[in-house]
This is a predicted structure of a 149-nucleotide RNA (c-di-AMP riboswitch aptamer (ydaO/yuaA leader)) from a Planctomycetaceae bacterium. Of the family's consensus pairs, 87% are formed in the model. The coordinates come from a structure-prediction model, not an experiment, and the mean pLDDT is 76. The sequence was found by an Rfam model in a public genome assembly.
C1' cells in the first nucleotide's frame, strides 16, 4: 500500500411490505444515538423485542345496471414476468444510473407461488397482507427546494 472477505453503522435499490403512534409484558445494565434540564457526571426519559390495536400502503371476494353467455381444451388470483418462433432470435413489458421531468446513453430482469371445479363489473359489506432479497451513482433540457453571495 493493494485485492478480498467479514462485522458495526450510515446512505440507497426491488417490492403493498410503513410509523415503535398506543397499550401490556420481556429484554438490556447502558447499545454512545435522540431528547430534555438546574449544563451534572452514575442527571432524567426514550432506545431492542413481542403480543395485542392502530395507521398508512396493497390484495381478494361481493348488488342493480351493464357486459358476456361457450363452462375438461377446466376455471381463476398475486407478480412486470407476456406472445412468435425450425434454431438463432424477435416483438412487447419492467428495474437501476439518488429532487421531479422529458430525451439521450448504458446496464439487468421476464420468475415464481397461490385457490381448488370456483369467482366478469360490482356501491354498501365481509375478508387477506406488511414477507423477502440487495448495493447503484452517465450526459443534455426543462422545472422545483434549499444554501450562500
Nucleotide at each position: 500500500u493493494c485485492g478480498c472477505a467479514u462485522c458495526a453503522g450510515a446512505a440507497g435499490c426491488c417490492a403493498a411490505a410503513u410509523c415503535c403512534c398506543g397499550u401490556u409484558c420481556g429484554a438490556u445494565a447502558c447499545u454512545u444515538g435522540a431528547g430534555c434540564c438546574g449544563c451534572g457526571g452514575u442527571g432524567c426519559u426514550c432506545g431492542c423485542g413481542a403480543a395485542c390495536g392502530g395507521u398508512a400502503c396493497g390484495g381478494g371476494g361481493g348488488a342493480c345496471c351493464c357486459a358476456a353467455c361457450u363452462u375438461u381444451u377446466g376455471g381463476g388470483g398475486c407478480g412486470a414476468a407476456u406472445c412468435c418462433g425450425u434454431c438463432a432470435g424477435g416483438a412487447c413489458g419492467g428495474g437501476g444510473c439518488a429532487u421531479c421531468u422529458c430525451c439521450a446513453g448504458c446496464u439487468c430482469c421476464g420468475a415464481g407461488c397461490c385457490c381448488g371445479u370456483c369467482a366478469g363489473c360490482u356501491a354498501a359489506c365481509c375478508u387477506c397482507g406488511u414477507c423477502g432479497g440487495c448495493u447503484u451513482g452517465u450526459g443534455g433540457g426543462g422545472a422545483a427546494u434549499u444554501c450562500u453571495u
Overview:
It matches the Rfam family "c-di-AMP riboswitch aptamer (ydaO/yuaA leader)". Rfam links the family to the GO terms cyclic-di-AMP binding and regulation of gene expression.